The prediction has a mean pLDDT of 86. This is a predicted structure of a 256-nucleotide part of an RNA (large-subunit ribosomal RNA, domain VI) from a bacterium.

[in-house]
Context: one part of a larger RNA
RNA sequence: CCCGUUUGGAUUCUUGAGGGAAGCUGACCACAGUACGAGAGGACCUGGUUGGGGGAAUCCCUGGUGUACCAGUUGUAUCAUCAGAUGCACCGCUGGGUAGCCACAUUCCUUCGUGAUAACCGCUGAAAGCAUCUAAGCGGGAAGCACAUCCCAAGAUUAGGAAUCCAUAUAGACCCCUUGUAGACUACGAGGUUGAUAGGCAACCGGUGUAAGUGCUGUAAAGCAUUCAGCCAAGUUGUACUAAUCGGUCGAGAAA
Numbered sequence: 001c002c003c004g005u006u007u008g009g010a011u012u013c014u015u016g017a018g019g020g021a022a023g024c025u026g027a028c029c030a031c032a033g034u035a036c037g038a039g040a041g042g043a044c045c046u047g048g049u050u051g052g053g054g055g056a057a058u059c060c061c062u063g064g065u066g067u068a069c070c071a072g073u074u075g076u077a078u079c080a081u082c083a084g085a086u087g088c089a090c091c092g093c094u095g096g097g098u099a100g101c102c103a104c105a106u107u108c109c110u111u112c113g114u115g116a117u118a119a120c121c122g123c124u125g126a127a128a129g130c131a132u133c134u135a136a137g138c139g140g141g142a143a144g145c146a147c148a149u150c151c152c153a154a155g156a157u158u159a160g161g162a163a164u165c166c167a168u169a170u171a172g173a174c175c176c177c178u179u180g181u182a183g184a185c186u187a188c189g190a191g192g193u194u195g196a197u198a199g200g201c202a203a204c205c206g207g208u209g210u211a212a213g214u215g216c217u218g219u220a221a222a223g224c225a226u227u228c229a230g231c232c233a234a235g236u237u238g239u240a241c242u243a244a245u246c247g248g249u250c251g252a253g254a255a256a
Stems, first nucleotide, its partner, number of pairs: 003155001008166007018152004024052007036041001053110006062103004069096005074089006113147003120140004172250004176192005197243003200239005206232003213226005
């Protein structure tokens, strides 16, 4: 996709038959130097604390990356030359670094409990005047089993349930377009002028670290001032300037 699930069509939400995941473990403290033991030594039980391993989520902090950000710098070529730039050389090399992604980072979970049981421990109790946990009957008992926790789930053909909308080209959906928290394609999500969906623009956050030009000082290399400048990706907020135009398609009455 098709078919089915309705004796119409849709949107949203749900029940849970069934299935899956998880299930781990150490040390320390108190009880208590107690019970026990001649001593040496040294507990059960119960409660608490903190780790290891495993898992999940997240990017506030720390750190890594950050090949579309900033700066420094080598060789060479070009822009006629100086200056200033740009290309190539592993992103040329080096120092930093936004968003995102990530762990070495942060947070949480690995829990309490219930039921039926195994080995086993018992009560009552005959067969067998005794004895006996068993034959009738009753109780306890595990990290295991069934629940409980998390996830999927009505093709669960036994195909479930609820609310709302729609009545003839209507509810709704799709094509098409702008796109990303999604993504190989598809799908999914946000939007399509009654609009902040993407781009642009503005402000801000943030990164780099004080641009070019000019002036001054110095013989000069350079330094200082203008200047916490200049530049700035993926971030936040705002703003219809640009593009989401105009449109098209499907879509609910068989039988009697």
Rfam family: Bacterial large subunit ribosomal RNA. Its family is annotated with ribosome and structural constituent of ribosome in the Gene Ontology.